[in-house]
RNA sequence: GGGGCGGUAGCUCAGCCGGCCAGAGCGCUGCGCUCACAUCGCAGAGGUCAGAGGUUCGAGUCCUCUCCGCCCCA
Numbered sequence: 001g002g003g004g005c006g007g008u009a010g011c012u013c014a015g016c017c018g019g020c021c022a023g024a025g026c027g028c029u030g031c032g033c034u035c036a037c038a039u040c041g042c043a044g045a046g047g048u049c050a051g052a053g054g055u056u057c058g059a060g061u062c063c064u065c066u067c068c069g070c071c072c073c074a
Base pairs, nucleotide, nucleotide: 001073002072003071004070005069006068007067010026011025012024013023019057028044029043030042031041032040050066051065052064053063054062
């Protein structure tokens, strides 16, 4: 330098076929349960969907550029 995959909640990820309010598990907070802790149940908080443009009535999802990580080729 060329190519491929990935970047979504604190962590691991789903969502890749554009359309309800962006979700799950774990973690966190509160309540219940218990003498207490754990387990378990219920509720809740938490997200500039890497960044910027573009297309569109509408973009996490399509297009372009940039940045970061991993892999392959040279």
This is a predicted structure of a 74-nucleotide RNA (transfer RNA) from a Candidatus Palauibacterales bacterium. The organism belongs to Candidatus Palauibacterales, within Bacteria.